[in-house]
RNA sequence: AAACGGCAAACCGUUGGUGACAACGGGGCGCAAAGCCACCGGCCUGAAGCAGGAUGCACAGGCAGCGGAGUUACCGAA
Numbered sequence: 001a002a003a004c005g006g007c008a009a010a011c012c013g014u015u016g017g018u019g020a021c022a023a024c025g026g027g028g029c030g031c032a033a034a035g036c037c038a039c040c041g042g043c044c045u046g047a048a049g050c051a052g053g054a055u056g057c058a059c060a061g062g063c064a065g066c067g068g069a070g071u072u073a074c075c076g077a078a
Stems, first nucleotide, its partner, number of pairs: 006031002011026006029065001035071002039068003042063005049057003
């Protein structure tokens, strides 16, 4: 540089959830790890608990398509 392909944003529908968001179907913005993983940083949520006027605290949860780390992987100049 190719080749076989892969994943699937926003948005829409259905379902679950207080919510962030997730699953399935449609849909393609993009991605060479946009495969997996919540260990680190970052961002998002807040029903219940304690204070309480807003809210705060402590906790609980979410995002892997925010970055790092770890781990697995197709083709090929090489």
Model confidence (mean pLDDT): 87 of 100.
c-di-GMP-I riboswitch aptamer from a marine eukaryotic metagenome, 78 nucleotides, folded computationally.
Of the family's consensus pairs, 95% are formed in the model.